The prediction has a mean pLDDT of 75. This is a predicted structure of a 375-nucleotide RNA (Bacterial RNase P class A) from Sphingomicrobium sp. The sequence is in RNAcentral, with records from ENA. It is recorded under the gene name rnpB.

């Protein structure tokens, strides 16, 4: 200095002038307005995936079942699926090696349980879960000499994502944990760890395949709906209930498509008061697991203690526009100094936080590998 992955922080600066939403002061009459001040989008407001204030509903208490989630170990929170540690297990680099591994870096992961049952394992291949035996290979008997038959074997060939340890020696008809080192696996003790886990030794020829975001099985959590929650105030008008006046039926409406009997049902107004509700108003509404700094304690995540600050709470709902001035990016001319245009990503609070996830021009900073150059 260049490329590549990972992680973190920023997220257009300045002025000026014109506007919009709220709050406060002041004038105005306590309205209408006008004047001033001072606030006025985000890391992600988003998706609504998770966990919690909140609010109402429902619900005696406990256990069993069911459904649902959550799953390595310890911590950290109000709580999580979230966040730090750390184990492990693949995967990818680099380095040293007795070539068997072993040590660093990185990145990844729903990483309990497969000797408590049942299922599944596509294609391919002789065989896909129980041992079997297509090609071979060795021995026997037969032969027309091409094989054929009867037994051993499972190293080797093929398939596979998996083929009942690997690898090397010895062994043997030919083979084989058939015997022996290494390494893996398995078992009970023992050391080291708070735990996951991890170590060397002993002993076992090796028996137990793989899949639980397939069904289970084990622990542990879970009532339900959401500010359009809820609460309080309530107008015309329209119906409800009461009580009092007036009026009445020989009437009027309904009871089968018409029509007639008979028979059941209801009934108008004015006045006063009572109650639920619609429109609307007022709350809930933003001071809160809040922000910013020093300071302890922690590896961290985070807790504590001590100062200082208020930062949109508006109703479908403002946060905008217009010039200028540099700055980053781009494009177009030029050998270059410059010169001329374009011009800010993603994306908009709606009761509030804690996260996840997704979207994102451009700038800065850190760590890790690779590659050039110098010393």
């Nucleotide at each position: 200095c260049c490329a590549g992955a990972g992680g973190g922080c920023u997220g257009g600066g300045c002025g000026g002038c014109c506007g919009c939403g709220g709050c406060c002061u002041g004038c105005g009459a306590u309205a209408a307005g006008c004047a001033g001040g001072g606030c006025g989008a985000g890391g992600a407001a988003a998706g609504u995936c998770c966990g919690g204030g909140c609010u109402c509903c429902a619900u005696g208490g406990a256990a069993c079942c069911a459904c649902g989630g959550u799953g390595c170990c310890g911590g950290g929170u109000a709580a999580c699926a979230c966040c730090c540690g750390g184990c492990g297990a693949u995967c990818u680099u680099c380095g040293c090696u007795c070539c068997g591994g072993c040590g660093g870096g990185g990145a990844u992961c729903a990483g309990g349980g497969a000797c408590a049952g049942u299922g599944c394992c596509a294609c391919a291949g002789a065989a896909a879960g129980c041992a079997g035996a297509c090609c071979g290979c060795c021995g026997c008997u037969c032969u027309u000499c091409g094989g054929c038959g009867c037994g051993g074997u499972a190293a080797u060939g093929u398939c596979g994502a998996a083929a009942g340890g690997g690898u090397g020696c010895g062994g043997c008809a030919a083979g084989a944990g058939c015997g022996c080192a290494c390494c893996g696996c398995g078992g009970g003790a023992c050391c080291g760890g708070c735990a996951a886990c991890g170590g060397a030794a002993c002993c076992g020829g090796c028996a137990c395949g793989g899949u639980a975001a397939a069904c289970c099985c084990c622990a542990c959590c879970g009532g339900g709906a959401g500010c359009a929650a809820g609460a309080c105030c309530g107008a015309a008008u329209a119906g409800g209930g009461g009580c009092g006046g007036c009026a009445u039926a020989u009437g009027g409406g309904c009871c089968u498509g018409g029509u007639u009997c008979c028979g059941g049902c209801c009934c108008g107004u004015c006045g006063c008061c009572c109650g639920g509700g619609u429109u609307g108003g007022u709350u809930g509404c933003u001071u809160g697991a809040g922000c910013c700094c020093c300071g302890a304690c922690g590896u961290a995540a985070g807790u504590c203690g001590g100062g200082g600050c208020c930062u949109a709470g508006a109703g479908g709902a403002a946060u905008g526009g217009c010039c200028g001035c540099a700055c980053a990016u781009c494009c177009g001319c030029g050998c270059a100094a410059g010169c001329g245009g374009a011009g800010g990503a993603c994306a908009g609070a709606a009761c509030c936080c804690g996260g996840c996830u997704u979207a994102c021009a451009g700038g800065c900073c850190c760590u890790c590998u690779g590659g050039c150059a110098u010393u």
Rfam family: Bacterial RNase P class A. The family's RNA type in Rfam is ribozyme. The same sequence occurs in records of 2 taxa.